[in-house]
Molecule: transfer RNA
Organism: Mycobacteriales bacterium
RNA sequence: GCCGGCGUGGCGCAGCGGUAGCGCAGCUGUCUUGUAAACAGCAGGUCGUCGGUUCGAUCCCGACCGCCGGCU
Numbered sequence: 001g002c003c004g005g006c007g008u009g010g011c012g013c014a015g016c017g018g019u020a021g022c023g024c025a026g027c028u029g030u031c032u033u034g035u036a037a038a039c040a041g042c043a044g045g046u047c048g049u050c051g052g053u054u055c056g057a058u059c060c061c062g063a064c065c066g067c068c069g070g071c072u
Stems, first nucleotide, its partner, number of pairs: 001071007010024004018055001026042005048064005
């Protein structure tokens, strides 16, 4: 330098056009002598950035940025 993959709550990942969800972690409550477990509930994300397409974009297109891999 060229090619490809991936960037979504604290962490691991789903969602691939119609107002974003799961697990773990966190917080509150119930239970317990107490802790854990279990159960019930709550909070937490302008979906890497900037443009474009569209009635509508996490999703499609382009350019950047970051990480990973391959080729030279």